[in-house]
Context: one part of a larger RNA
C1' cells in the first nucleotide's frame, strides 16, 4: 500500500446502488411461508324461482258475492347461482434456509452406459367396448377430559375390481440379413403365452389408454485434479476374486450360499486433525499466495438416531413409524410440539435489521376459465456497513480591525481570514403539476422519481497527526511523577516525544485504532 459479511472511539448534511448472526446446526411464544380443482364425485346449507293446496290484509260490491297480498303445507318438485367438509385428481420431490456432517458415494474436468429411469410438455399412429362389489361424507348407537376412536345402515365417482379387444409392446421357442466395441446391438419373420382405458362439458374442447420418437432431467460407471501431520508403517474376513441365485429401473459383494486366497501401501495405504466443493473474490508486474460472505451451479442435513410407506420422482424442512433428549397440555388413564423459511424472542457474542406493504411486475403450483395461492419475488423501514455522486458558497475585499497566541515589547502570528460590498441557488424546506415500469384493464412502490415556483447564506465539519521513519513547531504545565510509544525510544526544572493553547500538516461525512489476508 491494497482488501474487509468488519468490531471499536470521535463525528456525522443529502442521493444512488448494494450489503447486513462470520459467535450457540443454541432454545423458541405469536403470526403468516402449500394449495388448488364444483368442467371427477355423492351430499349439505343460502339464495332465486315455478305448480297445487290453505288462508284470508285490503278493495270493489246490486249485500247475494267477486278478485285478491302476506304467511302455511305439500308437490321429498322445478329454475339458476352460489358456499363448502368429505371421496378423487394434480400439486406438496419446486421454491426458500443453513453448513453440521463429509478428505470422497462430495466438487471439477473430459468421457462411457451395448447396464438405465422420466409425472408434466412436444410430435406420430392406434383406441376408449362390456359388467362388478364396496366405501368415506351422511344417519344412528357408543367410548374418551382431550386428541382421537368403535359398531351398525345407507351412497357415488376420472376412487377400486372383473370380462373382451389390442398394429405395435413384454416373455418363450425358433428364423433371416446388416453392423460392432467382450458381454452385444439393430432390423425381419413365424407360433404360443400374458397386459389397456374414463369420462366431463356452456359441443368449442379438455382429458382416459397402449406403443414409438423427442425435449429437458435424472440415476450408474470410468479417468485425471483435489489441505496438514510418518511424533500415524502397515491395514483388509464381504475383506479381493470367481460360480449360482436374489434384489435393482440399471452394473456391480448391492445382499445370500459355495469356492479360491486375495486386495491396498513409501508415488504414502490406515490412523489421526482440519474442512461442504466449484465458478470466481483479494492480492501481485507475473509466478504464486489467502480466502469460498453476497450472486450462479452442485453436494449434504432438516431436534438427535434409525426405518420404511406413497410416488414418475424422496428414503420427503412446514408428510408417517420406532427409540432418545427437550418443552407444553392433562380429569393422571393418555395426548401434542420441532424457525438451519419471514419476520420476531431469549441467549451467546466486538458484533449483523421490521413481529412492515403487496401479489402490480417476474416466476411458480392448481384450475377450461374466472381465479385462488405463492415471507419465492417486488418494494418500502432500520444500519455511514461498503462503493459512487454532490454540497456545507463565490467574486472583491486593509502594509492587515477586534480578540487569541507569542515576542528581542520594535514587532511577528492567526489573516483576505473576519466584518464589509456583489452575487448564485445544488442539497434540504414550502407549494403546484406528475410519470415510466402495463397491452383493453389491472401499480405495492407512490403523488414516489423527476419537472416549474418561492424564499434566503441561510439548516450541512470532523478526525488524526506535528523528535526519526513521515508532510506538519512554538509557548505554558509536569519533573523517570503523570504520561506516551508501530520501532528507535521521550519524561529526574527551559520536553518540538506526557497535558492544554495557539499555529501547522494530512483525510474529508468521515476520520482515526484493533483484528485478518495479499
Nucleotide at each position: 500500500g491494497g482488501a474487509u459479511g468488519a468490531a471499536c472511539g470521535c463525528u456525522g448534511g443529502a442521493g444512488g446502488u448494494g450489503u447486513g448472526c462470520c459467535u450457540a446446526a443454541c432454545a423458541c411464544a405469536u403470526g403468516c411461508a402449500a394449495g388448488u380443482c364444483g368442467a371427477a364425485c355423492g351430499a349439505a346449507c343460502c339464495u332465486u324461482u315455478g305448480g297445487a293446496g290453505u288462508a284470508g290484509a285490503g278493495a270493489c260490491u246490486u249485500c247475494g258475492g267477486u278478485c285478491a297480498a302476506a304467511g302455511c303445507u305439500c308437490c321429498u318438485g322445478u329454475u339458476a347461482g352460489g358456499u363448502u367438509a368429505g371421496u378423487g385428481g394434480c400439486g406438496a420431490a419446486c421454491g426458500g434456509g443453513u453448513g453440521a456432517g463429509u478428505a470422497a458415494u462430495a466438487c471439477a474436468u473430459a468421457g462411457g452406459u451395448a447396464a438405465c429411469g422420466u409425472g408434466c410438455c412436444c410430435u406420430u399412429a392406434a383406441g376408449c367396448c362390456u359388467g362388478g362389489g364396496a366405501u368415506a361424507a351422511c344417519c344412528a348407537u357408543u367410548c374418551g377430559a382431550a386428541a382421537g376412536g368403535a359398531u351398525g345402515g345407507c351412497u357415488a365417482a376420472u376412487a377400486c375390481c372383473g370380462g373382451a379387444u389390442a398394429u405395435u409392446u413384454u416373455c418363450u421357442u425358433u428364423u433371416a440379413a446388416u453392423c460392432g466395441c467382450a458381454u452385444g446391438a439393430u432390423u425381419u419373420a413365424a407360433a404360443g403365452a400374458g397386459g389397456a382405458a374414463a369420462g366431463a362439458u356452456u359441443u368449442a374442447u379438455c382429458g382416459c389408454u397402449u406403443a414409438a420418437g423427442g425435449a429437458g432431467u435424472g440415476g450408474c460407471c470410468u479417468a485425471u485434479g483435489c489441505c496438514u501431520g510418518a511424533u500415524u508403517a502397515g491395514c483388509u474376513a464381504g475383506u479381493u476374486g470367481g460360480u449360482a441365485g436374489g434384489g435393482u429401473a440399471a452394473u456391480g459383494g448391492c445382499c445370500u450360499a459355495c469356492c479360491a486366497a486375495g486386495g491396498c501401501a513409501a508415488c504414502g495405504a490406515u490412523c489421526a486433525g482440519u474442512a461442504g466443493c466449484u465458478g470466481g473474490u483479494c492480492u501481485g508486474a507475473g509466478a504464486g499466495g489467502a480466502c469460498g460472505a453476497a450472486c450462479a451451479g452442485c453436494c449434504a442435513c432438516a431436534c438427535u438416531g434409525g426405518g420404511a410407506c406413497u410416488g414418475a420422482g424422496a428414503u420427503a424442512c412446514g408428510g408417517c413409524c420406532c427409540a432418545g433428549a427437550c418443552u407444553c397440555c392433562u380429569a393422571c388413564g393418555g395426548g401434542a410440539g420441532g424457525c438451519a423459511g419471514c419476520a420476531g424472542u431469549g441467549g451467546g457474542g466486538a458484533a449483523u435489521a421490521u413481529u412492515g406493504c403487496g401479489c402490480a411486475a417476474u416466476g411458480g403450483g392448481c384450475g377450461a376459465a374466472a381465479g385462488c395461492c405463492u415471507g419465492a419475488c417486488g418494494c418500502a423501514g432500520c444500519g455511514a456497513c461498503a462503493c459512487c455522486u454532490c454540497g456545507u458558497g463565490a467574486a472583491c475585499g486593509a502594509c492587515g480591525a477586534a480578540g487569541u497566541c507569542u515576542u528581542u515589547c520594535g514587532g511577528g502570528a492567526u489573516g483576505u481570514a473576519a466584518a464589509g460590498u456583489u452575487c448564485u441557488g445544488u442539497c434540504a424546506a414550502u407549494a403546484g403539476g406528475g410519470a415510466c415500469g402495463a397491452u383493453u384493464a389491472u401499480g405495492a412502490c407512490g403523488g414516489u422519481a423527476c419537472c416549474u415556483a418561492u424564499a434566503g447564506a441561510g439548516g450541512a465539519a470532523g478526525c488524526a497527526c506535528c523528535g526519526g521513519c513521515u508532510a506538519a513547531c512554538u509557548a505554558c504545565g509536569u519533573g523517570c511523577c503523570a504520561g506516551c510509544a508501530g520501532c528507535c525510544g521521550c519524561g529526574g526544572u527551559a520536553a518540538u516525544a506526557c497535558g492544554u493553547a495557539g499555529g501547522g500538516u494530512g483525510c474529508g461525512a468521515g476520520c482515526g485504532u484493533u483484528a485478518u489476508c495479499c

Small-subunit ribosomal RNA, 5' domain from an uncultured bacterium, 518 nucleotides, folded computationally. It matches the Rfam family "Bacterial small subunit ribosomal RNA". Rfam links the family to the GO terms structural constituent of ribosome and ribosome.